[in-house]
Context: one part of a larger RNA
């Protein structure tokens, strides 16, 4: 140098396993609940299967028989026609007795005695007689025709998981008879409720990972780098309308604010003179305008019209803004003209769907019509504001599945805000004296051992605290060594240079690192090596699945809360290393 054998595991981001943590998909399953929508169950009613008597208590038909009081007026007039007579020995008016309505005045009906009258057109009244008759209206009442609540009873539908008997050696089923319920109850269809008992869904997106908070649409400035235009979870702020005058048109006016003057008037009220390009005002944020006024009155008034619309400007699309002119028809000015809102730029929502008006439009053989068309107009905090449905919130540590270093959590990298060490200027303490020893208020750096920050290699897996073992580096040096200063007398200190060669302990308590005690010791250093080191051990904590506690949450469950439990694989190919043999 080359070839072997026997180890040992520091590296091959060593094998395994398309990372279970993260996050992403308009993915999936399971589970919850006062997320939605549905079914099942349970319930309410009508009807049918479904019958009978009888009460009763409404509606309804027909008949009858009553009942009707503003004031005036004999007096309790219901309205309208017709009418000059009606009623009466088939028993008047008088009287007595009993019911019934009442407004307490009387009306009316039954019985009885009576024995021939009694009302009607006369006067009052908007209407003239229940003298008479005929039709209605209020309302009560009787009887009825039909339905209906509510009670009772009944039997034949219907029911019996009662008895007996038969089919028949059969605790079932069926028949048959006796009881016992009974038009209920069960049933069908219809409807209302109630319904996580079951189903199938939904539960935004942006985001210096995600969540939590924030925002989402318009309009105004900076950022914007003198044309337009521009990103950020950059800086600042506003809108979701006002206004029938705050619109048009014609005339006429000029502010704020100063200084002087002048009763009550004072820093400010109203006056008056004199300066005053705009400091004022513009309904409402800013910006750009605006005195020739877009700013302030005042007259008259509807242009805050109707039908286009050449051309533009902005712009993927759709939307969005300017617009002279042309016709009709109006308002204000003598008249030229100016008026299709508003000093300008916010003050807002596409289709669908459905209302309401109009209409010379189609309208299923004709003609109607039902309904549709067009023309107006109306219904959306559809705010996730180019709007997924008419309708939607949660848990998963039991979870799973496709993906991602497009993204976090460990480690590396970068930076270096913190963070450690260093220095610079020296107020100030240090009796005195800034520099023995401290050093404010600032400045300048190393380091790369902390906390972060970015998201650069890794999510087809770089295993993650501590502890054992074994190291091995670098000095900002714990201790042993050499020196300088001292506010060094000595003994011990304080402070700086220099210096890695060797050394830097044993226990209690906690998983702990670290800290706090114990007893030592020269000393009991600070640090990096993937917070060295799990193909080298531990597995006590962290960080599955059980389980409890406290809190949280209706609930499933969840907690840098706790508490018991609770599978750590790998035969070494190469590099490396330790021992060893042959060439």
């Nucleotide at each position: 140098c080359c070839c072997g054998c026997g180890g040992c595991a520091g590296g091959a981001c060593g094998g395994a396993a398309a990372g279970a943590c993260c996050c992403c998909g308009u993915g999936c399953a399971c589970c919850u609940u006062u997320a939605c929508u549905a079914c099942a169950a349970c319930u309410u009613c009508g009807c049918a299967g479904u019958g009978a008597u009888u009460a009763u208590c409404g509606g309804u038909u027909c008949a009858g028989u009553g009942c009707g009081u503003g004031u005036a007026g004999g007096a309790u007039a219901g309205c309208u026609g017709g009418g000059a007579g009606a009623c009466u020995u088939u028993g008047a008016a008088a009287c007595c007795g009993g019911g019934a309505c009442g407004c307490c005045a009387g009306u009316u009906u039954c019985g009885g005695u009576g024995g021939a009258g009694u009302c009607a057109a006369c006067c009052u009244u908007g209407a003239a007689a229940u003298a008479c008759c005929a039709g209605c209206c209020u309302u009560a009442u009787u009887g009825u025709u039909c339905u209906g609540u509510u009670g009772a009873u009944c039997u034949a539908a219907c029911c019996c998981a009662g008895g007996c008997c038969c089919g028949u050696u059969a605790u079932c089923c069926g028949g048959g008879u006796c009881g016992g319920g009974g038009a209920c109850a069960u049933u069908g269809c219809g409807u209302g409720g109630u319904g996580g008992g079951u189903a199938g869904u939904u539960u935004g997106a942006c985001u210096g990972g995600g969540g939590c908070g924030g925002u989402c649409g318009c309009c105004u400035c900076c950022u914007a780098a003198a044309g337009c235009g521009u990103a950020a979870c950059g800086g600042a702020g506003g809108c979701g309308c006002g206004c029938g005058a705050a619109g048009g048109u014609u005339c006429c006016c000029u502010c704020a604010c100063g200084c002087u003057g002048a009763u009550u008037g004072g820093a400010a009220a109203c006056c008056a003179g004199c300066g005053g390009c705009a400091g004022a005002g513009u309904g409402c944020a800013a910006a750009g305008g605006c005195a020739u006024a877009a700013g302030g009155g005042a007259g008259c008034u509807u242009g805050a019209c109707u039908g286009c619309g050449a051309g533009a400007c902005c712009u993927a699309c759709a939307a969005g803004u300017c617009g002279a002119g042309c016709a009709g028809g109006u308002g204000g000015g003598a008249a030229a003209c100016c008026a299709g809102g508003u000093c300008u730029u916010a003050g807002u929502g596409a289709u669908c769907c459905g209302g309401u008006g109009g209409u010379u439009c189609c309208g299923c053989a004709u003609g109607g019509a039902a309904g549709g068309g067009c023309c107006a107009u109306c219904g959306c905090u559809a705010a996730u504001c180019g709007g997924a449905u008419a309708a939607a919130a949660g848990g998963u540590a039991c979870g799973c599945c496709g993906g991602g270093g497009a993204u976090a959590a460990c480690a590396g990298g970068c930076u270096c805000a913190u963070c450690u060490c260093c220095c610079c200027c020296a107020a100030u303490a240090g009796u005195u004296c800034a520099c023995a020893u401290a050093g404010a208020c600032g400045g300048g750096g190393a380091g790369g051992u902390u906390u972060g920050g970015c998201a650069c290699c890794u999510c087809g897996a770089u295993g993650u605290c501590g502890g054992c073992u074994c190291g091995u580096c670098a000095c900002a040096u714990c201790c042993u060594g050499g020196g300088g200063g001292u506010g060094u007398a000595g003994c011990a200190g304080c402070u700086c240079c220099c210096a890695a060669g060797g050394g830097u302990u044993c226990g209690g308590c906690u998983g702990u690192u670290c800290g706090c005690c114990g007893a030592u010791u020269a000393a009991a250093g600070u640090g990096g090596c993937a917070c060295g080191c799990g193909a080298g051990c531990u597995g006590g904590g962290u960080u599955u699945a059980g389980a409890a506690c406290g809190u949280c949450g209706u609930g499933a469950g969840a907690c840098a809360g706790u508490u018991c439990g609770g599978u750590c694989c790998c035969u070494a190919u190469c590099c490396g290393c330790c021992g060893u043999g042959g060439g």